[in-house]
A computed fold for a 76-nucleotide RNA from a Kiritimatiellia bacterium, annotated as transfer RNA.
Its Rfam family is "tRNA". It is annotated as a transfer RNA. Rfam's curators write: Transfer RNA (tRNA) molecules are approximately 80 nucleotides in length.

């Protein structure tokens, strides 16, 4: 100091041809059990890394910029 891929629920990732924010653990309550585990039902749990712009509407496009991760260069 250039390029590139990540950033979404507590924790692993879907969704990223613009139109209700999801899955599985994992956690709350019930049911099953003599009881725990396991199954099962049901509930919760997000200002989509930040800010701005475009649009009737943006996690999704753009343009900043932030952290992380990898490569490239070390030149003045």
């Nucleotide at each position: 100091g250039c390029c590139a891929g990540c950033g979404u629920a507590g924790c692993u990732c879907a969704g990223c041809u613009g139109g209700c924010a999801g899955a599985g653990c994992a956690g709350g309550u019930c049911a099953u059990u003599c009881g725990u585990a396991a199954u099962g039902a049901u509930c919760a749990g997000g200002u989509c890394g930040a800010u701005g712009g475009u649009u009737c509407g943006a996690a999704u496009c753009c343009a900043u910029u932030c952290g992380c991760u990898g490569g490239c260069u070390c030149c003045a």